[in-house]
């Protein structure tokens, strides 16, 4: 410098244009227990900026930032 991949709860990953963004593990509460532990039952937590296409964008386009990989 140049080309590719990637970017979603705290972690790990879903969800390929119709939405109240889902799941596991964490974390709180709360039942249970003599006390933890494990089970259970509820809560709490996100789409990396900014524009653009669309009636609608996690999703598809363009720049930018972040990581990870090749070339040189």
């Nucleotide at each position: 410098g140049c080309c590719c991949u990637u970017g979603u709860a705290g972690u790990u990953c879903a969800a390929u244009g119709g939405a109240u963004a889902g799941a596991a593990c964490u974390u709180c509460a709360c039942a249970c227990u003599c006390c933890u532990a494990a089970c259970g039952u509820g809560a709490a937590a996100a789409u990396c900026u900014a524009g653009g296409u669309u009636c609608g964008a996690u999703u598809c386009c363009u720049a930018g930032c972040g990581a990870g990989g090749g070339c040189a």